This is a predicted structure of a 477-nucleotide part of an RNA (small-subunit ribosomal RNA, 5' domain) from an uncultured cyanobacterium. Its Rfam family is "Bacterial small subunit ribosomal RNA".
Context: one part of a larger RNA
RNA sequence: GGAUGAACGCUGGCGGUGUGCCUAACACAUGCAAGUCGAACGAGAGUUUUUAACUCAAGUGGCGGACGGGUGAGUAACACGUGAGAAUCUACCCUUAGGAGGGGGACAACAGUUGGAAACGACUGCUAAUACCCCAUAUGCUUUCGAGUAAAAUGAUUUUUCGCCUAAGGAAGAGCUCGCGGCUGAUUAGCUAGUUGGUAAGGUAAAGGCUUACCAAGGCGACGAUCAGUAUCUGGUUUGAGAGGACGAUCAGACACACUGGAACUGAGACACGGUCCAGACUCCUACGGGAGGCAGCAGUGGGGAAUUUUCCGCAAUGGGCGAAAGCCUGACGGAGCAAUACCGCGUGAGGGAUGACGGCCUGUGGGUUGUAAACCUCUUUUUUCAGGGAGGAAGUUCUGACGUGUACCUGAAGAAUAAGCAUCGGCUAACUCCGUGCCAGCAGCCGCGGUAAGACGGAGGAUGCAAGUGUUAUCC
Numbered sequence: 001g002g003a004u005g006a007a008c009g010c011u012g013g014c015g016g017u018g019u020g021c022c023u024a025a026c027a028c029a030u031g032c033a034a035g036u037c038g039a040a041c042g043a044g045a046g047u048u049u050u051u052a053a054c055u056c057a058a059g060u061g062g063c064g065g066a067c068g069g070g071u072g073a074g075u076a077a078c079a080c081g082u083g084a085g086a087a088u089c090u091a092c093c094c095u096u097a098g099g100a101g102g103g104g105g106a107c108a109a110c111a112g113u114u115g116g117a118a119a120c121g122a123c124u125g126c127u128a129a130u131a132c133c134c135c136a137u138a139u140g141c142u143u144u145c146g147a148g149u150a151a152a153a154u155g156a157u158u159u160u161u162c163g164c165c166u167a168a169g170g171a172a173g174a175g176c177u178c179g180c181g182g183c184u185g186a187u188u189a190g191c192u193a194g195u196u197g198g199u200a201a202g203g204u205a206a207a208g209g210c211u212u213a214c215c216a217a218g219g220c221g222a223c224g225a226u227c228a229g230u231a232u233c234u235g236g237u238u239u240g241a242g243a244g245g246a247c248g249a250u251c252a253g254a255c256a257c258a259c260u261g262g263a264a265c266u267g268a269g270a271c272a273c274g275g276u277c278c279a280g281a282c283u284c285c286u287a288c289g290g291g292a293g294g295c296a297g298c299a300g301u302g303g304g305g306a307a308u309u310u311u312c313c314g315c316a317a318u319g320g321g322c323g324a325a326a327g328c329c330u331g332a333c334g335g336a337g338c339a340a341u342a343c344c345g346c347g348u349g350a351g352g353g354a355u356g357a358c359g360g361c362c363u364g365u366g367g368g369u370u371g372u373a374a375a376c377c378u379c380u381u382u383u384u385u386c387a388g389g390g391a392g393g394a395a396g397u398u399c400u401g402a403c404g405u406g407u408a409c410c411u412g413a414a415g416a417a418u419a420a421g422c423a424u425c426g427g428c429u430a431a432c433u434c435c436g437u438g439c440c441a442g443c444a445g446c447c448g449c450g451g452u453a454a455g456a457c458g459g460a461g462g463a464u465g466c467a468a469g470u471g472u473u474a475u476c477c
Stems, first nucleotide, its partner, number of pairs: 001477004006473005013346006019339002021304001026302003030299003035063003040060002044056005070257003080181006088174003093170007101135004110125006140149003155162002183229003190220003195217008232254004236247004259280005282293004310336001312335003318332001319330004349379004359370004384414006393403001421466005426447003432461005442449002
């Protein structure tokens, strides 16, 4: 000198665009953050033109809650980056080929009885389906080539589509393996028993000690194993002429986690943030028998801290889920609010004006300086206030705008009106005098100032630098 997710002191006019718990992965009141489909299904309720329409939505069923959003605790690892690879899977979407024959029994809801304070149940009875099951069929799969084995919803709408099943391919995604790359410590030198390899079996979507039995005795290591410490990784950011160094906020990709630990279920996909079960700590309710909860989602609270915002508006746009659609949901997102937190832009007036006014300060008392600065005159209106007009963001013929009680912008009017500070002035380093103080009070980044004329302390006048900021502190180059 540059940089910052900064903080602190003093000060503070406006706009645009970004950014905003770096600390306690500490605990959380309250509200919201994932639903949707009646064109899958039966019952029910309500309304009306009352015998068929519409609306509602508890239950069965489907799809989605594995995305989106948060955080960085753990992890030195095939976690990440990059480049290869073979033994795999994939709902929805696209393409191609073929198919949907026959039958059956339930369970919710509901009704009745009943347990419990509640959470939540129990029993009996009735019922539908795109829920469930059986038989048949087969381009598929297995095969010892004899054979064995696996589907479906003639469903919905009502005239057009959407669905269902099987097989093959695509797109996109996911799992797995390997080469190479990126921290510190030897005051850590030996580490290893499913350990290293083989055979067989099991298991998986899939290769594999992944698991088990048996056999062999291997495998790693000064090219640093093991152990310990620290740490999410990358694109990038910052500095630097570069090489290099430091960092990994926001944005983007990957990974990991969801009160702590463990486990599986469902499913195309999870060992699942707002699912389940078990254990633990904590909090809450209780009729003491038993129950409920999980903000590292958005706001917000307490706490910690030098320190980090609103319990806001809207689904109008973009995107996502469901739906044939209308639409519903969406704290994703779009916006507004707060903060000089950062960058950029603008303004705080312009021209004239000397008897160089008054006042202040200095003085050698002549004057010098503040200083064209002010007053005063003539203008302008960026900004400000008021009034009028008024987009674009809307794709899509119509309709649809949170922002925004009309924003941006345009026009008119008023009036210099509403707007300057902070630090420094001994040298480094741009900028000097007076007064006070008297090794005191104090200053200080380094050298060093202060003990009676201090350009270094404190005040004043003046000056210098930057400017809605300016200084200090912290960290990096």